[in-house]
RNA sequence: CCGUGCUAAGCGGGGGGCUGGCGGUACCCUGUACCGGCAAUCCGCCAUAGCCGGGCCGAAUUCCCGCCCGAGGUGCCGCCGUUUGGGGUCUGACCCAGGUAAGUGGCGAUGAUGGCUGGGUCCCGCGCAAGGCUGCGCCGGUGAACCCCGCCAGGCCCGAGAGGGAGCAACGGUAGCCGGACUGUGGCCUGUGCCGCGGGGGCGCCUGGCCGGAGCUGGCUGUCUGGGUAACGCCUGGGCGGCGCGCAUCGACGGUGGGUGCACGG
Numbered sequence: 001c002c003g004u005g006c007u008a009a010g011c012g013g014g015g016g017g018c019u020g021g022c023g024g025u026a027c028c029c030u031g032u033a034c035c036g037g038c039a040a041u042c043c044g045c046c047a048u049a050g051c052c053g054g055g056c057c058g059a060a061u062u063c064c065c066g067c068c069c070g071a072g073g074u075g076c077c078g079c080c081g082u083u084u085g086g087g088g089u090c091u092g093a094c095c096c097a098g099g100u101a102a103g104u105g106g107c108g109a110u111g112a113u114g115g116c117u118g119g120g121u122c123c124c125g126c127g128c129a130a131g132g133c134u135g136c137g138c139c140g141g142u143g144a145a146c147c148c149c150g151c152c153a154g155g156c157c158c159g160a161g162a163g164g165g166a167g168c169a170a171c172g173g174u175a176g177c178c179g180g181a182c183u184g185u186g187g188c189c190u191g192u193g194c195c196g197c198g199g200g201g202g203c204g205c206c207u208g209g210c211c212g213g214a215g216c217u218g219g220c221u222g223u224c225u226g227g228g229u230a231a232c233g234c235c236u237g238g239g240c241g242g243c244g245c246g247c248a249u250c251g252a253c254g255g256u257g258g259g260u261g262c263a264c265g266g
C1' cells in the first nucleotide's frame, strides 16, 4: 500500500421553555436526516444524565476536534407606538374664587366717583275707602187655643134692681218667626287700597334736589395670587408590539484545516 472480516462512533442538529440538573415529548429555527413503543393535572434518567426492542452503515463525502460564516432564539439597553397603575412637586391643560386695569366693551359734560339732603320700599298706631258678616232701623208676609195688649157679641159670676166684674172666639194690634231692600246707623273682621295723617327705622334697592367737575364699572382678553380635578400634557412603574446592521450570549445549515482502532492474508 492492497484485500477480507469486525469494533467504537453514526443513522440529524440547534434555540427558548420545563427542571436541582440532563435528555425527550409539545413549540420555534435549520432543511430531508432508520423502524416500533412511552410522555405536560408530563415521561425517562443522574454528571458515562432519554429508556426498551429491532434494523442499516461503518474507519470516512458520512465519525470526532479547532476555526470561519451565520438563519434563528434569548437577556439587557435605547427609541417609538399602544395599554394599564400610581403621583399632584410642574410654568402645562381644565374648572372655581379673588386681585390688577394694559387692551376691549358698557356707563359718564343730557354731569362720573365723592359730599349734603328729601321721598319710597320696611315696622307701629290712627283714619278713610272697599269687601264680608251681623245688630238696630225700614218694607212685606205670617201671627200666639190659654199662660200678650185693646175692644170684648154670646155665654158666665155678683146684685132685688139700677148696675158692676172677670173674660173665650171674632176683629184690631203686638212679641216672635220668615223674607226683602239698600239710601241710613252701630259693631266685628281683612293674603283689600297708584288713599290720607302721625311716629319709628334704615342705607340694601328705587327715586328727586343741591355742591362739585372726570372719572366709574369689571362683561371679555391679558396678567398675578390661592384652591380644586386628574380626561389630556408631564413625572414614575408594569404589560404588549415594532425598530436598532446596539451590546452580550447560545447557535442550525454551509465552508475550511486536522484527527481516528482491532484481527487475518498478500
Base pairs, nucleotide, nucleotide: 001266002265003264004263005262006261010056011055012030013029014028015027020046021045022044023043024042034054035053036052037051038050063259064258065257066256067255068254072250073249074248075247076246077244078243079242080241081240082239083238084237085236086235087234090233092232093229094228095227096226097225098224099223100222102221103220104219105217106216107215114211115210116209117208118207119206120205121204122200123199124198125197126196127195128193129192130190131189132188133187134186135185136184138180139179140178141177142176148173149172150171156165157164158163
The RNA shown here (Bacterial large signal recognition particle RNA) has 266 nucleotides and comes from an Armatimonadota bacterium. It is recorded under the gene name ffs. Model confidence (mean pLDDT): 77 of 100.